[in-house]
The prediction has a mean pLDDT of 82. Predicted 3D model of a 72-nucleotide RNA (transfer RNA) from Candidatus Curtissbacteria bacterium RIFCSPLOWO2_01_FULL_41_18. It was read from a public genome assembly. Rfam family: tRNA. By type it is a transfer RNA.

RNA sequence: GCGGGUGUGGUUCAGUGGUAGAACGUCUGCUUCCCAAGCAGAAGGUCGUGGGUUCGAUCCCCAUCACCCGCU
Numbered sequence: 001g002c003g004g005g006u007g008u009g010g011u012u013c014a015g016u017g018g019u020a021g022a023a024c025g026u027c028u029g030c031u032u033c034c035c036a037a038g039c040a041g042a043a044g045g046u047c048g049u050g051g052g053u054u055c056g057a058u059c060c061c062c063a064u065c066a067c068c069c070g071c072u
Stems, first nucleotide, its partner, number of pairs: 001071007010024004018055001026042005048064005
């Protein structure tokens, strides 16, 4: 330099065009003499960034950034 892959709550991951979810974790409450476990609830994301297409984009297109793999 060229090609490919990945990027989504704190963490690990779903989500193939119609207002973004789960598990674990965190916080609060219930339960308990206390802890753990259990039960209920809550907070936490402008989906790596910038553009484009579309009535509408996590999803399609272009560029770019970070990381990984291959080629030269």